[in-house]
Context: one part of a larger RNA
RNA sequence: GCCUACGAGUUACCUAUUUAGGCGAGGCUAAGUAUUGAUAAGAUAUGUAGCCGUAGGGAAACCGAGUAAUAAAAUUGCGAGGGAGUCUAAAUAGGUAUACGCGAAACCUGGUGAUCUACGCAUGAGCAAGAUGAAGCUGUGAUAAUCUCAUAGUGGAGGUCUGCACCGAUUGGCGUUGCAAAGCCACCGGAUGACUUGUGCGUAGGGGUGAAAGGCCAAUCAAACCAGGUGAUAGCUCGUUCUCUCCGAAAUGCCUUUAGGGGCAGCCUAGCGAUAUUUUAGUAGGGGUAGAGCACCUAUAGGGAGCGUUGAGACGUAAGUUUUGACAAUUCCUGUGGAACUCCGAAUACUACUAAAAGAUUUGCUGGAGUGAGGCUAUGUGUGCUAAGGUUCAUAGCCGAGAGGGGAACAACCCAGAGCUAUAGUUAAGGUCCCGAAUUCAUGAUUAAGUUGGAUUAACGAGGUCUAUGCGCUGAGACAUCCAGGAGGUUAGCUUGGAAGCAGCUAUUCCUUUAAAGAGUGCGUAACAGCUCACUGGUCGAGCGUGUAGGUGCGGAUAAUAAUCGGGCAUAAAUCGUGGGCCGAGACUUGGCUAUGCAUUAGUUAAUGCAUAGGUAGGAGAGCGUUCUAUGAGCGAGGAAGCUAAGUUGCGAGAUUUAGUGGAGUUCAUAGAAGUGAAAAUGUAGGC
Numbered sequence: 001g002c003c004u005a006c007g008a009g010u011u012a013c014c015u016a017u018u019u020a021g022g023c024g025a026g027g028c029u030a031a032g033u034a035u036u037g038a039u040a041a042g043a044u045a046u047g048u049a050g051c052c053g054u055a056g057g058g059a060a061a062c063c064g065a066g067u068a069a070u071a072a073a074a075u076u077g078c079g080a081g082g083g084a085g086u087c088u089a090a091a092u093a094g095g096u097a098u099a100c101g102c103g104a105a106a107c108c109u110g111g112u113g114a115u116c117u118a119c120g121c122a123u124g125a126g127c128a129a130g131a132u133g134a135a136g137c138u139g140u141g142a143u144a145a146u147c148u149c150a151u152a153g154u155g156g157a158g159g160u161c162u163g164c165a166c167c168g169a170u171u172g173g174c175g176u177u178g179c180a181a182a183g184c185c186a187c188c189g190g191a192u193g194a195c196u197u198g199u200g201c202g203u204a205g206g207g208g209u210g211a212a213a214g215g216c217c218a219a220u221c222a223a224a225c226c227a228g229g230u231g232a233u234a235g236c237u238c239g240u241u242c243u244c245u246c247c248g249a250a251a252u253g254c255c256u257u258u259a260g261g262g263g264c265a266g267c268c269u270a271g272c273g274a275u276a277u278u279u280u281a282g283u284a285g286g287g288g289u290a291g292a293g294c295a296c297c298u299a300u301a302g303g304g305a306g307c308g309u310u311g312a313g314a315c316g317u318a319a320g321u322u323u324u325g326a327c328a329a330u331u332c333c334u335g336u337g338g339a340a341c342u343c344c345g346a347a348u349a350c351u352a353c354u355a356a357a358a359g360a361u362u363u364g365c366u367g368g369a370g371u372g373a374g375g376c377u378a379u380g381u382g383u384g385c386u387a388a389g390g391u392u393c394a395u396a397g398c399c400g401a402g403a404g405g406g407g408a409a410c411a412a413c414c415c416a417g418a419g420c421u422a423u424a425g426u427u428a429a430g431g432u433c434c435c436g437a438a439u440u441c442a443u444g445a446u447u448a449a450g451u452u453g454g455a456u457u458a459a460c461g462a463g464g465u466c467u468a469u470g471c472g473c474u475g476a477g478a479c480a481u482c483c484a485g486g487a488g489g490u491u492a493g494c495u496u497g498g499a500a501g502c503a504g505c506u507a508u509u510c511c512u513u514u515a516a517a518g519a520g521u522g523c524g525u526a527a528c529a530g531c532u533c534a535c536u537g538g539u540c541g542a543g544c545g546u547g548u549a550g551g552u553g554c555g556g557a558u559a560a561u562a563a564u565c566g567g568g569c570a571u572a573a574a575u576c577g578u579g580g581g582c583c584g585a586g587a588c589u590u591g592g593c594u595a596u597g598c599a600u601u602a603g604u605u606a607a608u609g610c611a612u613a614g615g616u617a618g619g620a621g622a623g624c625g626u627u628c629u630a631u632g633a634g635c636g637a638g639g640a641a642g643c644u645a646a647g648u649u650g651c652g653a654g655a656u657u658u659a660g661u662g663g664a665g666u667u668c669a670u671a672g673a674a675g676u677g678a679a680a681a682u683g684u685a686g687g688c
Stems, first nucleotide, its partner, number of pairs: 001688006011097013026052003032046005056063002066078004100239002103236001107229006118203009127193001129162003132158001136154007166190003171186004205221001207217003242623006252265005266371002268368007277358009291344001292342002297338003301334005308327008374399007382391002404415003419593004424589003430583003433568003439580001441579006452570002460555002464552010482538004487512003492506003518533001522531002594613008624677001626674010642661008
């Protein structure tokens, strides 16, 4: 992992509601007893103790259709004001019990453990070999000395040194379903000691022991193990077994030692009632949002006048006068902002009434729930960075609980709400060259960038190109090219070494000749020279120049495995328009069928008609199957159950027939009772 078996809302009592039945202003017995039965289970009879109801009010005495408060006949509270209960059964839910099943870590009580290990006590045992050479002693020398010192010898100390056994465990490797629930190899530490070790004994669980690591106390230790309390508790996780039909949520508000749990409400469902309800139009309302505005509040740009405060100057002996600055109340003109500003002010929304349309959509009571983690998109806000697949609200839709078609793929986007069936039709979104159903359809433009062909950007830059439009020049010849001219006073004056159109300064930058020619547009020279421009003529012969707005392209344009519009590819099969076809879904239509609800009817468990039938949590209804019991009816050695295969049948759970196998029990109908349905629980046991 698979197969088989087992495996989870039960039982008792109490309470409530519903349904069915008995009796009914009443209803019912309980324990017990008697009879019966097999001295059983049970059944029948008896038993009126008691319980519920028939009257309430008051704390009570007590009174009573009233009563209590009160001084009260006032007033107020709770009642009465023409009765329905009670018993039994079943179903559903709640409560108390283990209470749908499995699951803690823990807590308490009583015991068992120191054959492991920690420490202690008693008594034994063990430590190759080598090195170093303490004290003491002896000799000799020094010395008065046997003190002391030196030296030689002797001696053999030490938590001394090297290193086996022994004890340990530093580093690395192997091993990691191992040889081993801690090993093996190499290296390494101690190795006469606070050493190692044998045997016996002691200390026990909030206790021991600990050269102290929360270590160790039998492979178990921040409180051992065993049994019991015990099915501890678990607002937590997981699991919870047959079918069909109808309806169908929530992820919100308030409160919560509350936030992943609850209570009440909201939303769902079933029953019984009521007659509400929705949309549109009209009428009547209140409002202070969007917008707008500056009349208040607050903020705010420029300017004028300027109270007041103040610096400096002038005049004056002083008081003071005056001029010019700085700040600046207030006010005027122009121009502006504001969720917590408003002189104003919608659309919607909301409330009421009337009318029309729709047709059960509304609502009350009672039984049963689930939900109380929501998410995305669009719009209006807050928050954040006008960041987030962010976060908080509001309104709507969708997902959640929604299949189908489109979007390449893709909960939420677009279309559209799936009862079943059909090799029928029509459409939606979206598509129509090929993959791939349907136009290589028609028509008018644009694009040349593979732009584009639906993820993917800007500021900015540019004689890309198309359209519209303003202004100017132009057959008295524009614009561009080419040819020619572009002069004289003069090298203007000043400055300067020089300054001659062209370093710089000055300026009525003037006059003349001219078709035209600046006291000079740029290059250039040391300064000149030289080239060129403005300006003019000729040549040429028709448009040219400069703005604005729009369309579409170009650059800007950079990411890590190989690229790409879904692909192939396409100059349309791209983009913007117009038009006609076609394709395209479970939508709509059509044929047949099923179920539910309502209505109608000779049809009543029926026929006909109409409508409805996506669905998680959840509510309601109807059924299938398993085991046993009662009653009735059957089958079976001429072959029961079970098993295998094939067929028939029912929407389905399932039922049934035949053949084979099997070899002794078993089925159906009507009722009843449950140890009543498995794919899941790291489920339990067995097998493979």